[in-house]
RNA sequence: GGCGUUGGAUGGAUAGCCGCUCGUCUUUAGGGAUGAGAGGAAAGUCCGGUCUCCACUGGGCAGCGUGCCGGCUAACGGCCGGGGGGGAUCUCUCAAAGGGAUCUUUACGGAAAGUGCCACAGAAAAUAUACCGCCGGGCAGCUUGUAAAAAGGCGAUCCGGUAAGGGUGAAAAGGUGCGGCAAAAGCGCACCGCGGACGGAGUAAUCCGGCCGGCAGGGCAAACCCCACGCGGAGCAAGACCAAAUAGGGGAGGAGGAGCGGCCCGCUCCGUUUAAACUUCCGGGUAGGUCGCUUGAGCCGCGCAGUAAUGCGCGGCCUGGAUGAAUGGCUAUCGCCCGCAAGGGUACAGAAACCGGCUUACAGUCCCGCGCCUGUC
Numbered sequence: 001g002g003c004g005u006u007g008g009a010u011g012g013a014u015a016g017c018c019g020c021u022c023g024u025c026u027u028u029a030g031g032g033a034u035g036a037g038a039g040g041a042a043a044g045u046c047c048g049g050u051c052u053c054c055a056c057u058g059g060g061c062a063g064c065g066u067g068c069c070g071g072c073u074a075a076c077g078g079c080c081g082g083g084g085g086g087g088a089u090c091u092c093u094c095a096a097a098g099g100g101a102u103c104u105u106u107a108c109g110g111a112a113a114g115u116g117c118c119a120c121a122g123a124a125a126a127u128a129u130a131c132c133g134c135c136g137g138g139c140a141g142c143u144u145g146u147a148a149a150a151a152g153g154c155g156a157u158c159c160g161g162u163a164a165g166g167g168u169g170a171a172a173a174g175g176u177g178c179g180g181c182a183a184a185a186g187c188g189c190a191c192c193g194c195g196g197a198c199g200g201a202g203u204a205a206u207c208c209g210g211c212c213g214g215c216a217g218g219g220c221a222a223a224c225c226c227c228a229c230g231c232g233g234a235g236c237a238a239g240a241c242c243a244a245a246u247a248g249g250g251g252a253g254g255a256g257g258a259g260c261g262g263c264c265c266g267c268u269c270c271g272u273u274u275a276a277a278c279u280u281c282c283g284g285g286u287a288g289g290u291c292g293c294u295u296g297a298g299c300c301g302c303g304c305a306g307u308a309a310u311g312c313g314c315g316g317c318c319u320g321g322a323u324g325a326a327u328g329g330c331u332a333u334c335g336c337c338c339g340c341a342a343g344g345g346u347a348c349a350g351a352a353a354c355c356g357g358c359u360u361a362c363a364g365u366c367c368c369g370c371g372c373c374u375g376u377c
Base pairs, nucleotide, nucleotide: 001373002372003371004370005369007367008366009365010364012334013333014332015331016330017329018328020037021036022035023034024033025032026031039348043359044358046357047356048355049354050353051235052234053233054232063231064230065229066228067227068082069081070080071079072078083108084106085105086104087103088102089101090100091099092098109226110225114224115223116220117219118218131166132165133162134161135160136159137158138157141154142153143152144151174192175191176190177189178188179187193215194213195212196211198209199208200207201206239291240290241289242288249282250281251280252279253278256270257269258268259267260266298317299316300315301314302313303312304311305310335346336345337344338343
């Protein structure tokens, strides 16, 4: 210097014209002026809260969720720090074993409460067992040998020992080495691993040390299950308020009312103690409107405490609130990418009550760490 990868930051700029929503001011009621106007994920709606309504004496069962330790937080399945385990690289060492460093990863309570499962392969997948082997013995046979023997070698098969070696598997009944043995084997010993009680360090998870024990029932709980802890339900279309017309409901008044007709008479119909028409009042409720609604676990800067997450103090700031749903469109110049040029493109993506997280998507640019390649000294 280049490439890859992990994490973080950023996520086009300027000007003009025409529009949209909201706030404030003004107005001659038409309007005008001025200010503000999407994101890091506004997304998925996965987790936790605020807020609202409903339910709720207490206890138990069932169900769901979480699960190393400590801390942070309003809370969390989130975050920070630590421990244990896994992986990669480097390093100490002649080498192995073992140790150290850096980066990365981890749903990491219990398998000695019980039940269940472990395909295929393999002798055997958990009461251990024996296919090929290895070793001992018996016994056909073959062979060497010799004058004949003795002695020896091989050996189908049978009996026994063994679990070194081979082979199977994701996993094989502690590992390595030395001794030992007929051959073997924790059979014995050393180291490592494992189990137990003890001592020390640490808030704890856990770590360290020597001692004792030849070593025990291998794995799976993201199988049922056990243990510990937590959990009422619905969600801003929550919910609250104002409230038209029409048709119902209730109270009060009301003895007449309606039709035919220009008017009267008349006729017809309805009603007349609890009453129709009509008048008036009240209530529920629909359309519609208002609130909830955006000043909040808020943002920025500085200081202090803390390894950090985070907390505290001081100062400054107001930064979308729509609802058939605003946050836009066009033009010019510049930046970046593709292209010889003309020209084309400029990531993922659009708030719906609000907040804290997680997860997922994301062109280009920048920064930190790690790895590889290459050049120069």
Predicted 3D model of a 377-nucleotide RNA (Bacterial RNase P class A) from a Bryobacteraceae bacterium.
Lineage of the source: Bacteria > Acidobacteriota > Terriglobia > Bryobacterales > Bryobacteraceae.
Model confidence (mean pLDDT): 77 of 100.
The sequence is in RNAcentral, with records from ENA.
It is recorded under the gene name rnpB.
It matches the Rfam family "Bacterial RNase P class A". By type it is a ribozyme.